[in-house]
Context: one part of a larger RNA
RNA sequence: UGACGGGGGCCCGCACAAGCAGCGGAGCGUGUGGUUUAAUUCGACGAUACGCGAAGAACCUUACCUGGGUUUGACAUACAGGUGGUAGUGAAGCGAAAGCGGAACGACCCUUCGGGGAGCCUGAACAGGUGCUGCAUGGCUGUCGUCAGCUCGUGUCGUGAGAUGUUGGGUUAAGUCCCGCAACGAGCGCAACCCUCUUUGCUAGUUACAAGUGUCUAGCGAGACUGCCGGUAUCAAACCGGAGGAAGGUGGGGAUGACGUCAAGUCAGCAUGGUCUUUAUAUCCAGGGCUACACACACGCUACAAUGGUCGGUACAAUGGGCAGCGACACCGCGAGGUGAAGCAAAUCCAGAAAGCCGGUCUCAGUUCGGAUUGUAGUCUGCAACUCGACUGCAUGAAGGCGGAGUUGCUAGUAACCGCGCGUCAGCCAUAGUGCGGUGAAUGCGUUCCCGGGCCUUGUACA
Numbered sequence: 001u002g003a004c005g006g007g008g009g010c011c012c013g014c015a016c017a018a019g020c021a022g023c024g025g026a027g028c029g030u031g032u033g034g035u036u037u038a039a040u041u042c043g044a045c046g047a048u049a050c051g052c053g054a055a056g057a058a059c060c061u062u063a064c065c066u067g068g069g070u071u072u073g074a075c076a077u078a079c080a081g082g083u084g085g086u087a088g089u090g091a092a093g094c095g096a097a098a099g100c101g102g103a104a105c106g107a108c109c110c111u112u113c114g115g116g117g118a119g120c121c122u123g124a125a126c127a128g129g130u131g132c133u134g135c136a137u138g139g140c141u142g143u144c145g146u147c148a149g150c151u152c153g154u155g156u157c158g159u160g161a162g163a164u165g166u167u168g169g170g171u172u173a174a175g176u177c178c179c180g181c182a183a184c185g186a187g188c189g190c191a192a193c194c195c196u197c198u199u200u201g202c203u204a205g206u207u208a209c210a211a212g213u214g215u216c217u218a219g220c221g222a223g224a225c226u227g228c229c230g231g232u233a234u235c236a237a238a239c240c241g242g243a244g245g246a247a248g249g250u251g252g253g254g255a256u257g258a259c260g261u262c263a264a265g266u267c268a269g270c271a272u273g274g275u276c277u278u279u280a281u282a283u284c285c286a287g288g289g290c291u292a293c294a295c296a297c298a299c300g301c302u303a304c305a306a307u308g309g310u311c312g313g314u315a316c317a318a319u320g321g322g323c324a325g326c327g328a329c330a331c332c333g334c335g336a337g338g339u340g341a342a343g344c345a346a347a348u349c350c351a352g353a354a355a356g357c358c359g360g361u362c363u364c365a366g367u368u369c370g371g372a373u374u375g376u377a378g379u380c381u382g383c384a385a386c387u388c389g390a391c392u393g394c395a396u397g398a399a400g401g402c403g404g405a406g407u408u409g410c411u412a413g414u415a416a417c418c419g420c421g422c423g424u425c426a427g428c429c430a431u432a433g434u435g436c437g438g439u440g441a442a443u444g445c446g447u448u449c450c451c452g453g454g455c456c457u458u459g460u461a462c463a
Stems, first nucleotide, its partner, number of pairs: 001463002003460003007457007015447002019410005026302008034293002042053002064288007073126001077125001079123005088105002093100002108117003128277002131275003137271002139266003142262001144260001149188006155164003168179003194254004199222007225248001228242005304403001308362007321350002325344002329340004369400001374395007416439007
């Protein structure tokens, strides 16, 4: 000087407390461990692994296993030699395919007609590796943490390591600002500048409306600054209250992540040193596996019902997507869907929001709750749904009566509940991820305690 303390002081955070909804019990989905397996490819492991890499494992993907092939190679560059019935197309046959095989057809560019180029074959350089090392690395990322800190120049103090500044008194979300001070300044962070939501003016407009203001769309502006008033304060910074205002003290949200920490993560995104492999650890193909199942854990979905289930009627969105696409409408089918097909490269066409509201019914029961599981008949995608897809009809109708110790999220248009869109994508195991709107709470006395963090101080046999 740091680090640490079941030392002290001050302060903060959904950290506790006060509340609301959950998880932990059940069934199922997904991930992981374990076990099994020919293989169940690999990585990630407290917080910071476990719906994570994976924004889509039937084949492909695919890296794994079994079997069958190839060896200058599936791909790149350059060299030497050869090559006109050459390159290319490629029938029969073997085969699961890859591959082997080779009948038949059969070229191109330049040219001084000697040949050269391209292609192909052979040879030798080399290719290839999702093989190893993230403890050799770059780049990127997580976490502390959007916490308020981390430093430098000159000066001063100290033999020196270093100190000071950055400490102190106030204040703030903030090393934010003020005052004081052997310090005076400065940099990276904070804040602001950026995007978006909320109000409004102007301009423009093939969206809406019967039409005009208006709504809406999108471009430029305005608006909020403790600016005004009162109180408190060192009459400083600032705090408390008020007015006006759509909005008030950072207005809400986002993007933005200092010096560094964890030899944190990633050699399997990519790049890359070293090392290993080279008739195999490379490469092609078929089938299988990544989907196994006594069990354990993590994250979710659906429920256990009457604030509910079911039937009929009826109302209101926003984001976003669409041509190998979205598909109205009509007909057929109980339905998934099928047939025909208008419109739309889209503010123009496409897609019934649901919870809600109004009625009927069920009457507390393993039920008209719950939907697992299983049988059967089908639809769709796709070469192909056996291993191993989704969806539909009929039948079946399991556990489950609110969950032990413990534990998670959330402070307002938030939690909770409700549906809708998108990416990936032929299809989909999405209940995931990421957005969008609809309905819309409760509680916060307070900082003693648990967890994490910041500043000052103290002790130390630690560095």
A computed fold for a 463-nucleotide part of an RNA from a metagenome, annotated as small-subunit ribosomal RNA, 3' major domain.
Rfam family: Bacterial small subunit ribosomal RNA. Its family is annotated with ribosome and structural constituent of ribosome in the Gene Ontology.
Its mean pLDDT, the model's own confidence on a scale to 100, is 83.